[in-house]
RNA sequence: GGGCAUGUAGCUCAAUGGUAGAGCAGACGUCUUAUACACGUCCGGUUGUAGGUUCGAAUCCUACCGUGCCCA
Numbered sequence: 001g002g003g004c005a006u007g008u009a010g011c012u013c014a015a016u017g018g019u020a021g022a023g024c025a026g027a028c029g030u031c032u033u034a035u036a037c038a039c040g041u042c043c044g045g046u047u048g049u050a051g052g053u054u055c056g057a058a059u060c061c062u063a064c065c066g067u068g069c070c071c072a
Base pairs, nucleotide, nucleotide: 001071002070003069004068005067006066007065010024011023012022013021018055026042027041028040029039030038048064049063050062051061052060
């Protein structure tokens, strides 16, 4: 330098173009003499950035940025 893949909550991951969710973590509550377990509630996000297409984009297209792999 070229090619491919990937980027979503603190972490691991979902989400047919139609109001972004789950588990873990964290806070609180119930339970317990107490802790843990269990159960419930809450907390959480400019979906990497900037544009384009569309009535509507996490999703499709383009460029850039980060990461990984391959080729040279």
Transfer RNA from a Minisyncoccota bacterium, 72 nucleotides, folded computationally. The source organism's lineage runs through Bacteria, Bacillati and Minisyncoccota. RNAcentral holds the sequence, with entries from ENA and MGnify. Its Rfam family is "tRNA". Rfam classes the family as a transfer RNA.